Predicted 3D model of a 1501-nucleotide RNA (small-subunit ribosomal RNA) from an uncultured prokaryote.
The coordinates come from a structure-prediction model, not an experiment, and the mean pLDDT is 84.
[in-house]
């Protein structure tokens, strides 16, 4: 830094997911020491218990008791305890410090100012501290009461209370004259002098009182940041301001009266949700994003709610009253609590610790002070929460040990790893020893202060003395032994790490894409490996990556994305120039910016984490000084943007009025007669009541052919006959004026296609709905026959479109060609034209930009301004709520669930009911058949014990199988064997294996006895080798058992179709294209020309092999013209090789010639010649590749299984079965034939366990017997359509099946089950429905022969001649295949892909009669405690009064206010609800076939 994920592959967009850091965590597994920090996130739930706040006797007055010592008169009294405990008045403090994070969106915090205040105790300063009065607790007696706790009388003390009196420098009030206000004592010392022997008095010390100042704290007040919602837009009556009372430590509607009608809001008030808020963590390169534990600072609260006392300070955590909820104690009368302080229980939860030790440090409170208090603090426990640090050894060690695991069986790895050998002892144990955290205080001693003083006191040195929970501290030192100390994940890619077994779409994994259906590196175990380590994984959270919300640093033609369009308000923005000014900008200097953290130098605990000491830094706020360049504000000008005057031109630009003609329709009449009209064809309709067609004639509506154009106007929607009128705006030229008036624009507002609504006309055409006819499986459609709204007008809603150039508006700049429509100008060459400007409208096309398509002065390029708008796909432009709307329905517009994608260019296929060229027996033309019948055969399916197996669309079905009665054979059934029928290896025996005879048991396999011939080989002479046989024991053998979707080989089809790729260059960001495309041409990517392409390669063709001509070699077993012999005859014999013919060798054809055509080419056409002409004719040959094709049952082979059997042997059965359907074929259906009869003429092949002539016997398969033939000699071997006679259209003299019988031949053997002959028998069939098969010449067709398999069996397979045709005009269509282009939403590639209903399961969500609940508003009732205002019958120490009495206080009464509480009406969230709405998920449910090809009616809004 980046990576995987969308696709057959590519670029992009664009989401979803990982790799890191990180946390107050948690679970899981497993755990060894130590420092260091941290530890209820939840129920601000409820709390049992014991501590958290007291102190002061140097303020006061009372004052016990145990216990002890005396003394007694034995009742008790005295002292000590002890002025001590427990209480009380009284001061000071319980406002702090600790807890929490419910409320709070707020001057609540932050940051900067600020005026109109208080501040106990502290410091500092002046001044004062005199004289006096009456209570009140405790207490004491009585009383109530269960207690809690009151009451009543009586006594007292003071730093408590109290007013009047002195006194008033400051101080307050105030008419400025003047008024008016305090106090307290208490402790130490003590020379003189007085004394009531207490003490005055001095003097220290501390208090008090006023009052000024500081310092701390505290309160108010302002400017500025501080969440999210507009689906919250109006909000306020004490509201805003004034005056003038009252209150307050202060200012202020803070309260009140009385006055005006103000005040806040789009720079977002007012509601609603959420939230304590900073420093700062955490994370990023930053900017930012997230978060507010611990530690700090500030706030709120302290069982809910409300109030107010005290006090410097509170509306008070561990005070007070009321209400209210709860909890307790109770005698039922009433009382009592508040852990969001430590600890700790219950309860929630995934989860958070000890009812621990001290006041010894630090620090608070009282206190003169010791000193008490202090769950604050210090410290210990508990848990691996977390961060740092350390240890579980080190060295050597190859026989590379045993064992695991794996193999290619050799080896490898575990693995120097382990034993074994030498040393070491950190940390834990045992044992000793030992800092520093402590300095004070206390007590002496010695100056200095103060003061009359040597005294108290305070202050400084100094001596003694003595304070530790932590603590068995930290440390350090000895002993002793490797001795006690290692796991967790994970190994498919992302991502470091690889194999074996077990499962078998199961179990399971999984963060994403994704393994897992029998060879799973991805599930489970197992060895190995890799990573991190006392921790390792998961889970959950944040930020990163995420430039996936873009300030920094994103976009909008087609990916999501420019409002339909114009006007214009705030608001953004602004042209050239002069001076001011100083809001913004820039500098510089001042406060601030706590403290801690983060960074940096140092220092301290061995390190480090921690701790510390100093810098920086905190990018920020306010003040103040300066500049003057930009921007703002004012000013003096300007004219190059704007805009106006004048004068001209084009225009379907807009409203209003009026005319016209041509066509449809309809009526009226004429003329006329049988159809018309519509279609792919039809029908419905119309028409003899007279349509249609034609002529006249009228009435009506709407709509304007030619002109017409990538023409023109207009913002946009949009505008088209002709004229008239009223208006709007472009554009041009000359010149004149105005002086930035300008752009752009949320909200606002106008316009605004078509359809639709609403009220009144209209109504010809054509037309949703409907309505019939088609079509069709259906046809609620296309297609025809009709046919209403509505299209037209007026007026008025509606406000949406694929309102599109899918592309906002202004400005400028930035190569050029060409066309075209308005104006103008100009002659220098053309006058229906040229130049040239200027405003349009279009083509191409350069840089330049884009993901590519593409755009390209009309920008999508460069830039400048302002506006709307996107952020993954579906859910959804939907729900709810608002606003408009008569409604339709517009607008604004989510969530919850759900997917890993959605999507954009562009590539290569592949595929089109796309187009273009082209070939094929592909159609056509045309012969002969199949489909129907009889058989044969093979398939399927049924049947069986078995009817082994395998092949299935062409490309299985006379296919493996070139030949099932046994055997084959693989299948049933039954009977046997188990190292085997066959291999290799050991041991023991034996020397012979081997034919061969006969019996017995048996279905035989086999057992059993028995008969004959036959002396294994080598040889070193050893039972030494070798071979054979028997028998025994293990390794093994054997499987036609599975898996052709695990392989080899082999073969089948596309297809004997022409394609199928490569180097290198070149193009593109790439996939990938070019080359191979194009124009000709050929069977043919043949050749030929062109060309970013040049070459090659596998294919094509040729080169093989046959046939056809010829020529030569050679002439047997062939052949025989001429020669001679012969024969009834026959190359039969001589001879001959001359021809036929055999098999070896050349030759020949090559568009080579000519002619025409073609582009001078390739190359086509025609012709000559030739046995053969344009690859002569056939054969072998099968590019890359496709079908997971076909084959474990040909061979081979990896894995699985079977091993007294899934192996092996015998019989015998079965593969031959038959309601049936298919294939392929055979033999007919007859006269181009059937029988009968003559006679001729191939060819390929075969042959010793053979083919067998002549010959003879059978009617005849066939038998006897025999010559030749190891083949060009001998035999199979007869060739058969042909020809000749009959038969005469019939189920026959066609056909031949079944079916009797005799038979014959092979074989041990023909019953299931051969094959062939006689004889009889004579069955469907009279040329085949839809449909489908071959075939272009020596070929269909038709005739017959041959040969492999074979004991025997051929209509089937393979060859082989004999006769011996038709037709092809062509390329529309039908299947297939080539090459181009074209569209695409297929890519497992149209057998594709993919849409709605409907059915069934799950899930979230909307409505919904109501219902429960929270909050909250208005109005009204109630009215606790409490301040306050009034009243004050009643009760009253201080003052006043001689006294009566009075002043004053108090109780209680009244009235404002006000919390809980009620009652009625609402708002507003949130639950839950019968039933329903669509939605979205779900391996094979219905229907259908909407979309993707022209997707079969072109889609789409």
């Nucleotide at each position: 830094a980046g990576a995987g994920u969308u696709u057959g592959a590519u670029c992009c967009u664009g989401g979803c997911u990982c790799a890191g850091a990180u946390u107050g965590a948690a679970c899981g597994c497993u755990g060894g020491c130590g420092g260091c920090a941290g530890g209820c996130c939840u129920a601000a739930c409820a709390c049992a218990u014991g501590c958290a706040a007291g102190u002061c006797g140097a303020g006061c007055g009372a004052g016990a008791a145990a216990g002890u010592u005396c003394c007694u008169u034995c009742g008790g009294g005295a002292g000590c305890g002890a002025g001590u405990a427990c209480a009380g008045c009284g001061g000071c403090g319980g406002a702090c410090g600790g807890g929490u994070g419910a409320g709070u969106a707020a001057c609540g915090c932050g940051u900067a100012g600020g005026a109109a205040u208080c501040u106990a105790c502290c410091u500092a300063g002046u001044a004062g501290u005199g004289g006096g009065g009456g209570a009140c607790a405790a207490c004491a007696u009585g009383g109530u009461g269960a207690a809690a706790a009151c009451c009543a009388u009586g006594c007292u003390a003071a730093u408590a209370c109290c007013g009047g009196c002195a006194u008033a420098c400051g101080c307050c009030c105030u008419a400025u004259g003047g008024g008016g206000g305090a106090a307290a004592g208490c402790g130490g010392g003590g020379g003189a002098u007085c004394u009531u022997c207490g003490g005055a008095c001095c003097u220290c010390g501390u208090g008090c009182u006023a009052u000024u100042a500081g310092a701390u704290g505290a309160g108010c007040c302002u400017g500025c940041g501080u969440u999210a919602g507009a689906u919250u837009a109006g909000c306020u009556a004490g509201u805003u301001g004034g005056u003038g009372g009252g209150g307050u430590a202060a200012a202020g509607g803070c309260u009140c009266a009385c006055c005006a009608a103000g005040g806040c809001g789009a720079c977002g008030a007012u509601c609603u949700a959420u939230a304590g808020c900073u420093g700062g963590u955490c994370u990023g390169a930053g900017a930012g994003g997230a978060u507010g534990a611990u530690c700090a600072g500030c706030c709120a609260c302290a069982c809910u709610g409300g109030g107010a006392c005290u006090g410097a300070g509170a509306c008070a955590c561990g005070g007070c009253c009321c209400a209210g909820a709860c909890u307790c104690c109770u005698a039922c009368g009433g009382g009592a609590g508040g852990c969001a302080g430590c600890a700790g229980u219950g309860g929630g939860g995934a989860a958070u610790a000890u009812u621990g030790c001290a006041c010894a440090a630090u620090g608070g409170g009282c206190g003169a002070a010791a000193g008490c208090c202090u769950g604050a603090u210090g410290c210990a426990g508990c848990a691996a929460u977390g961060c740092c640090g350390c240890g579980u050894u080190u060295g050597u060690g190859a026989a590379g040990a045993a064992g695991g695991c794996u193999c290619u069986a050799g080896g490898g790895u575990u693995g120097u790893a382990a034993a074994g050998c030498a040393c070491u002892u950190u940390c834990a144990g045992u044992a000793g020893g030992g800092a520093g955290g402590a300095a004070a205080a206390g007590u002496g001693u010695a100056c200095a202060g103060u003061u009359a003083a040597u005294a108290c006191c305070u202050g400084u040195a100094u001596g003694c003395c003595g304070u530790g929970a932590c603590g068995u501290u930290a440390c350090c030192u000895a002993c002793a032994g490797a001795a006690g100390a290692a796991g967790c994940a994970c190994c498919g890619g992302c991502u470091a790490a690889c194999u074996c077994c077990g499962u078998g779409c199961c179990a399971g994994c999984a963060g994403c894409c994704g393994c897992g259906g029998u060879a799973a590196u991805a599930c489970g175990g197992a060895g190995g490996g890799u990573g991190c380590a006392a921790g390792c994984g998961u889970u959950a959270a944040u930020c990163g990556g995420a430039a996936u919300u873009a300030c920094u640093g994103g976009g909008c033609g087609u990916a999501a994305a420019g409002c339909g369009c114009g006007c214009g308000u705030a608001g953004g923005u602004g042209g050239u120039u002069u001076g001011a000014u100083a809001a913004g900008u820039u500098g510089g200097a001042u406060g601030u910016g706590a403290a801690a953290g983060c960074c940096c130098c140092g220092g301290g605990c061995u390190c480090a984490a921690c701790c510390u000491g100093g810098g920086a830094a905190c990018u920020g706020c306010a003040u103040u000084c300066a500049a003057a360049a930009c921007u703002g504000u004012c000013u003096c000008a300007c004219u190059a943007g704007a805009g106006u005057a004048c004068g001209a031109u084009a225009g379907a630009g807009g409203g209003g009025g009026g005319u016209a003609g041509a066509a449809u329709u309809u009526c009226a009449g004429g003329u006329g007669u049988a159809g018309c009209g519509g279609u792919g064809a039809a029908a419905u309709g119309c028409g003899u009541a007279g349509a249609g067609a034609u002529c006249u004639g009228a009435a009506g509506g709407a709509a304007c052919a030619c002109c017409a154009g990538u023409g023109g106007c207009g913002a946009a929607g949009g505008c088209g006959a002709c004229u008239u009128u009223c208006u709007g705006g472009a554009c041009c030229a000359a010149u004149a004026c105005u002086g930035a008036c300008g752009c752009u624009c949320a909200g606002a507002u106008g316009c605004g296609a078509a359809a639709g609504c609403g009220u009144g006309g209209g109504g010809a055409g054509a037309a949703a709905a409907c309505a019939g006819g088609a079509u069709u499986a259906g046809a609620u459609c296309c297609c025809c026959u009709g046919g209403u709204a509505g299209u037209c007008c007026a007026c008025g809603c509606c406000g949406u479109a694929a309102a599109c150039g899918a592309u906002g508006u202004c400005u400028a700049c930035u190569a050029g060609c060409c066309a075209u429509u308005g104006c103008g100008u100009a002659a220098a060459c053309g006058a229906u034209g040229u130049c040239u400007u200027u405003a349009g409208u279009g083509g191409c096309g350069c840089a330049g930009c884009u993901a590519a398509c593409g755009c390209a002065u009309u920008a999508a390029g460069u830039u400048c301004a302002c506006c709307g708008c996107c952020u993954g796909g579906g859910g959804a432009g939907u729900a709810c709520g608002g606003u408009c709307g008569c409604a339709a329905g517009a607008u604004u517009a989510a969530a919850a669930c759900u997917c890993a994608a959605a999507g954009g260019a562009a590539u290569u296929g592949a595929c089109g009911g796309g187009g273009g060229c082209c070939c094929g027996c592909a159609c056509a033309a045309g012969c002969a058949g199949u489909g129907g019948a009889g058989c044969a055969u093979g398939u399927g399916g049924u049947u069986u014990a078995a009817u082994u197996c395998g092949a299935c669309g062409c490309a299985a079905c006379g296919c493996g199988a070139a030949g099932a009665a046994c055997c084959u054979u693989a299948c049933c059934a039954g009977c046997c064997c188990u190292u085997g029928a066959c291999a290799u290896a050991c041991c023991u025996g034996u020397c012979g294996c081997g034919a061969u005879u006969u019996c017995c048991a048996g279905a035989g396999a086999u057992g059993g006895a028995u008969u004959u011939c036959u002396u294994c080989g080598g040889u070193u002479c050893g039972g030494c080798c070798g071979g054979a046989c028997a028998g025994g024991a293990u390794a093994c053998a054997g499987g036609u058992g599975c898996u052709g979707c695990a392989c080899g080989g082999c073969u089948g089809u596309c297809g004997u179709c022409a394609g199928c790729u490569c180097g290198u260059g070149u193009c593109g960001u790439g996939a990938g294209a070019u080359g191979u495309u194009g124009g000709g041409u050929u069977a043919a990517g043949u050749c030929c020309c062109g060309c970013a392409a040049c070459g090659a390669g596998c294919g094509c063709a040729a080169c093989c092999c046959u046939c056809g001509c010829c020529c030569u070699u050679a002439g047997u077993u062939g052949c025989c013209a001429g020669c001679a012999g012969g024969u009834u005859a026959a190359g039969c014999u001589g001879g001959g090789c001359a021809c036929u013919c055999u098999a070896g060798g050349g030759g020949a054809a090559c568009u080579g010639c000519c002619g025409g055509u073609g582009a001078c080419a390739a190359g086509c056409c025609g012709g000559a010649g030739g046995a053969a002409g344009g690859u002569g004719g056939g054969g072998a040959u099968g590019a890359c590749g496709u079908c997971a094709a076909g084959u474990c049952c040909u061979c081979a082979u990896g894995g699985c299984c079977c091993u007294u059997a899934c192996g092996g042997g015998c019989u015998g059965g079965g593969c031959u079965a038959c309601a049936c359907a298919c294939g392929u074929g055979c033999u007919a259906c007859a006269a181009u034939g059937g029988c009968g009869g003559u006679g001729a003429c191939a060819g390929u092949g075969g042959g010793a366990g053979g083919c067998g002539a002549c010959c003879u016997c059978g009617c005849g398969a066939g038998g006897g017997g025999a010559a030749g033939c190891u083949a060009a000699u001998c035999u199979c071997u007869a060739a058969a359509a042909a020809u000749u006679g009959u038969c005469u259209c019939a189920g026959u003299u066609c056909g031949g099946a079944u079916u009797g019988u005799u038979c014959u031949c092979u074989g041990c053997a023909a019953c299931u089950c051969g094959a062939g002959a006689g004889c009889a028998u004579g069955a469907a069939g009279u040329c085949g429905g839809a449909a489908u098969c071959g075939c272009u010449a020596g070929u269909a067709a038709u005739c017959g022969c041959g040969u492999a398999u074979c004991a025997g069996c051929a209509u089937g397979a393979c060859g082989c001649g004999g006769u011996g045709a038709a037709u092809a005009c062509g390329u529309u269509c039908c299947c297939g295949g080539g090459c181009c282009u074209u569209g695409u939403a297929c890519a497992c590639a149209c057998c594709g892909c993919c849409c709605g209903u409907c059915a069934c399961a799950c899930c979230a969500u909307g409505g919904g009669a109501g219902u429960u609940g929270g909050u909250u508003u208005u109005a009204c009732c109630c009215g606790a405690a409490g301040c306050u205002g009034g009243u004050g019958c009643g009760c009253u120490a201080a003052c006043c009064g001689c006294a009566a009495g009075g002043a004053c206080g108090c109780a209680g009464c009244c009235g404002a206010c006000c919390a809980c509480g009620g009652u009625a009406a609402g708002g507003u969230c949130a639950g839950c609800g019968a039933c329903u709405g669509g939605g979205g998920u779900g391996a094979a449910g219905u229907c259908g076939u909407a979309a993707c090809a022209a997707g079969g009616u072109a889609a789409c809004c």